[in-house]
RNA sequence: CAGAGGCGCGAAGUGCAUCAGUAACCCGGUUUGAAGUCCCCUGCCAGGGGCAUAAACUGGGUGAAAGGGUACUUCGCCGAAGGCGAUGCGCGGCACGCAUUGACCUGGGCUCGUAACCAAACAGGUGCGGGACUGUCACACCCUGAAAGGUGUGUUGCGCUG
Numbered sequence: 001c002a003g004a005g006g007c008g009c010g011a012a013g014u015g016c017a018u019c020a021g022u023a024a025c026c027c028g029g030u031u032u033g034a035a036g037u038c039c040c041c042u043g044c045c046a047g048g049g050g051c052a053u054a055a056a057c058u059g060g061g062u063g064a065a066a067g068g069g070u071a072c073u074u075c076g077c078c079g080a081a082g083g084c085g086a087u088g089c090g091c092g093g094c095a096c097g098c099a100u101u102g103a104c105c106u107g108g109g110c111u112c113g114u115a116a117c118c119a120a121a122c123a124g125g126u127g128c129g130g131g132a133c134u135g136u137c138a139c140a141c142c143c144u145g146a147a148a149g150g151u152g153u154g155u156u157g158c159g160c161u162g
Stems, first nucleotide, its partner, number of pairs: 001162003006078001008077009024062009036051001038050004043094003081106003084102007107134002110131005116126003135156001137154006
């Protein structure tokens, strides 16, 4: 520098289902004066604002969206990427999201369990633990003229092959 692992990884766009007949808005009905387990400012804390032109419940009408999921297409790739930690921003703090960074952890996908987190969710993701499978390399044995191949054991990416 170029490659390999394979339901391989990630991003974007479009469609579809879900979110949800939910939030919000409109028209009624009932109840209520308590600083309220009330409403609004992103989920929580804090703080601020509001109080019958309010709040709660309920009937009817209109009726979403984001994130997450899935299919296809395109693009970038094979520490692809994910996690954890640190710094910064959103933000007063936590969570969460994004960016940068680490000589930290994880070879890979699948599947089962878990209940700590994200999520509307029993979908999915992350973490932890188990299972068989699979890739690389090394060693031993079988087979072969030799290779290719097979079995077993161990290791794993700052690796492996050229």

Model confidence (mean pLDDT): 78 of 100. Predicted 3D model of a 162-nucleotide RNA (Lysine riboswitch aptamer) from uncultured Gemmiger sp. The RNAcentral record of the sequence draws on MGnify. Its Rfam family is "Lysine riboswitch aptamer". Its family is annotated with lysine biosynthetic process in the Gene Ontology.